[in-house]
RNA sequence: UACCGACAAGGCAAAUCCGCCGAAAGACGGAGACGCAAAGCCGUGGAUCUAACUCUUUGAACCUAAAGACAUGAUUGCCAGGCCGCCGAAG
Numbered sequence: 001u002a003c004c005g006a007c008a009a010g011g012c013a014a015a016u017c018c019g020c021c022g023a024a025a026g027a028c029g030g031a032g033a034c035g036c037a038a039a040g041c042c043g044u045g046g047a048u049c050u051a052a053c054u055c056u057u058u059g060a061a062c063c064u065a066a067a068g069a070c071a072u073g074a075u076u077g078c079c080a081g082g083c084c085g086c087c088g089a090a091g
Stems, first nucleotide, its partner, number of pairs: 003091001004088002011036002016031004021026001034077001040083003044080003047075003054069005
């Protein structure tokens, strides 16, 4: 130094509940800890979730309803990739 991963310090915070934003998925704040050595940052590729708008079909015929398709929405605590990074036992 690279891998790797004990101790210690410090850090993050799933589910759930409350508030709040959103059409939804979900985000944010508070409480809370299942876990996490990148559970720090970037939605870049894949994957997954949602479907307001748009399109199609059917119905309706002043308002609109149902079904299907679709990301421009969302998830980095699903997998890759990029950038940066704390500690130092054993190997």
This is a predicted structure of a 91-nucleotide RNA (c-di-GMP-I-GGC riboswitch aptamer) from Paenibacillus sp. Soil787. Model confidence (mean pLDDT): 86 of 100. The source organism's lineage runs through Bacteria, Bacillati, Bacilli, Caryophanales and Paenibacillus.